A computed fold for an 83-nucleotide RNA from Sporolactobacillus kofuensis, annotated as c-di-GMP-I-GGC riboswitch aptamer. It matches the Rfam family "c-di-GMP-I-GGC riboswitch aptamer". Rfam links the family to the GO term cyclic-di-GMP binding. The model forms 90% of the base pairs in the Rfam consensus. It was read from a public genome assembly, where an Rfam model found it.
């Protein structure tokens, strides 16, 4: 220094609970077993979830909804042991 990831300090928060929002997936607050160096931003590219409205005669189908703690991609970032 970062193409690496020992220690340490702080940091996040996934199941689950509690309010609240929401047709639902989920979200936003408290709490929080697991887990993370990008679990910090961004739905861009994949993928997944959901399916109110719309199509359908119906089981359905479908993102304008939603996930970045799937996976790549672009931004930005704390710390410094081996090598």
């Nucleotide at each position: 220094a970062a193409u690496c990831g020992a220690a340490a300090u702080g940091g996040c928060a996934c199941a689950c609970c509690u309010a609240u929002u929401g047709a639902a997936a989920a979200a936003u607050a408290g709490g929080g077993c697991c887990g993370c160096a990008a679990a910090a931003c961004u739905a861009c590219g994949g993928g997944c979830c959901u399916a109110a409205g719309g199509c359908a005669a119906a089981u359905g189908c479908u993102a304008u909804g939603g996930c970045c703690g799937c996976c790549g991609a672009g931004u930005u970032g704390c710390c410094g042991a081996a090598a």